[in-house]
Model confidence (mean pLDDT): 75 of 100. This is a predicted structure of a 110-nucleotide RNA (TPP riboswitch aptamer (THI element)) from Sphingomonas desiccabilis. NCBI's taxonomy places the organism under Bacteria, Pseudomonadati, Pseudomonadota, Sphingomonadales, Sphingomonas.

RNA sequence: UGGCCAUCCCCGGGGGACCGCUAUGCCGCGGUUGAGAGGUGGGCAGGAGCCCAUGACCCGCUGAACCUGAUCCGGCUGACACCGGCGUAGGGAGGGAGCGGUCGGCCAAC
Numbered sequence: 001u002g003g004c005c006a007u008c009c010c011c012g013g014g015g016g017a018c019c020g021c022u023a024u025g026c027c028g029c030g031g032u033u034g035a036g037a038g039g040u041g042g043g044c045a046g047g048a049g050c051c052c053a054u055g056a057c058c059c060g061c062u063g064a065a066c067c068u069g070a071u072c073c074g075g076c077u078g079a080c081a082c083c084g085g086c087g088u089a090g091g092g093a094g095g096g097a098g099c100g101g102u103c104g105g106c107c108a109a110c
Stems, first nucleotide, its partner, number of pairs: 001108005007097004011060004017032005039054006066091003072085004
């Protein structure tokens, strides 16, 4: 210096772990980490499980939200979590309005 973000509307994507206890009319009870660990309603199964709707939370291409590889590898932990690798891997859900000023952030060039 230029571009974008933010704000609003509508829409969409996603996850629910670890430890202990008990065995009942139940995503049980207690604890831990985490933004979120089943809050609410319903269904199924048989055993702490699955599905649907919805709330909360996170994320939507500048996309590590989340999925696959993966019952992965190294560190750490009782375990999960966390840190590093894998990873310039393969996938992954966006349109519109607004964009005057100020502050802030991101990207690119000088």